[in-house]
Context: one part of a larger RNA
RNA sequence: UGACGGGGGCCCGCACAAGCGGUGGAGCAUGUGGUUUAAUUCGAUGCAACGCGAAGAACCUUACCUACUCUUGACAUCCAGAGCGUUUUGCAGAAAUGCUUAAGUGCCUUCGGGAACUCUGAGACAGGUGCUGCAUGGCUGUCGUCAGCUCGUGUUGUGAAAUGUUGGGUUAAGUCCCGCAACGAGCGCAACCCUUAUCCUUUGUUGACUCAAAGGAGACUGCCAGUGAUAAGCUGGAGGAAGGUGGGGAUGACGUCAAGUCAUCAUGGCCCUUACGAGUAGGGCUACACACGUGCUACAAUGGCGUAUACAAAGAGAGGCGACCUUGCAAGAGUAAGCGAAACUUUUAAAGUAUGUCGUAGUCCAGAUUGGAGUCUGCAACUCGACUCCAUGAAGUUGGAAUCGCUAGUAAUCGUAGAUCAGAAUGCUACGGUGAAUACGUUCCCGGGCCUUGUACA
Repeated sequence: UGACGGGGGCCCGCACAAGCGGUGGAGCAUGUGGUUUAAUUCGAUGCAACGCGAAGAACCUUACCUACUCUUGACAUCCAGAGCGUUUUGCAGAAAUGCUUAAGUGCCUUCGGGAACUCUGAGACAGGUGCUGCAUGGCUGUCGUCAGCUCGUGUUGUGAAAUGUUGGGUUAAGUCCCGCAACGAGCGCAACCCUUAUCCUUUGUUGACUCAAAGGAGACUGCCAGUGAUAAGCUGGAGGAAGGUGGGGAUGACGUCAAGUCAUCAUGGCCCUUACGAGUAGGGCUACACACGUGCUACAAUGGCGUAUACAAAGAGAGGCGACCUUGCAAGAGUAAGCGAAACUUUUAAAGUAUGUCGUAGUCCAGAUUGGAGUCUGCAACUCGACUCCAUGAAGUUGGAAUCGCUAGUAAUCGUAGAUCAGAAUGCUACGGUGAAUACGUUCCCGGGCCUUGUACA
């Protein structure tokens, strides 16, 4: 000087407390461990792994296994020789592949040839999702959007170092003020950026200053009162759409964890080279005595079911979105208008409201599981897809110890859309509708900041 303390002081945070709703019990979905397996590919492992990489494993993907195959190779450059390229028939085979058959003579040209492509041969080489994230770059998580981390000159100390950065106030903040052997400065804080809430102008648009785009205005403790040290500020008020950082986002200092990633990519070293490379088919990643995480659906009457009826926002669309109409109980099918979209479609939003029924029951709750019949996508739904209809109708009556989220348009609850995508969400991301309760306070639990103290630790 740091680090640590079941030392002290001050302060903060959904950290506790006060509340609301969950998880932990049930069924299912999904990820992980374990076990099993020919293979169940690999990585991620306290917080900070476990609906994570994966914004989507039937084939492909795919890296794994089995079988059948190839060896200058599936891919790149170079050399030599041959053939134009391209299209095509049949046979064997699971296909890869092997054998075979026919058409045809392309493109540019200075007529010398050239470009692209295919086959054969030779080697230089290719190739590796093989190992090492403890050799690395890049990227990322975390402490933490916490308020800190440093430097120059000066001064103090023999020196390591200190001072500044400590102190008195204040702030969300090393934010600002005052004081001071310090005076200044840098990276962070804040502001500048985007969005949302109000208004104005212009242009377009509409039934409508209705909406959109662009440009501006507006908020700064600016004004008043009190308080404070006459300061910084704090408390209350006015005006205002908005008030003291208005709400949200992007933005992440010096560093910590030899944190994560050699499987995005790049890369040193090591290793394989008729195989640890490459192709094909089938299987596996979907297994199942069990354990854990994250979710969905429920256990019902603030409800279930039937009928009628009201109100969004934000997106997406051409190998696409697909009205109307016809048909089917339905999933869908048929035909087909419009729309590269403020115009057409997706598109009926749902909770809500009105009314009827059920009467506390394993039920008109709940929907797992199973049988049958179908639809759609796609070469192909057996392993292993989603959806529909009929039948079936498990567990479950609010969940032990424990534990999680949330302070306002938030929690809770209700639907809608998008990416990925042929098909396949209870996941993820976004959008709006309805819309609470509580916070006395900082003793305690957890994490963090500053000062100080002890130490046989570095």
Small-subunit ribosomal RNA, 3' major domain from Candidatus Providencia siddallii, 458 nucleotides, folded computationally.
The full RNA is in RNAcentral, with records from Greengenes.
Its Rfam family is "Bacterial small subunit ribosomal RNA".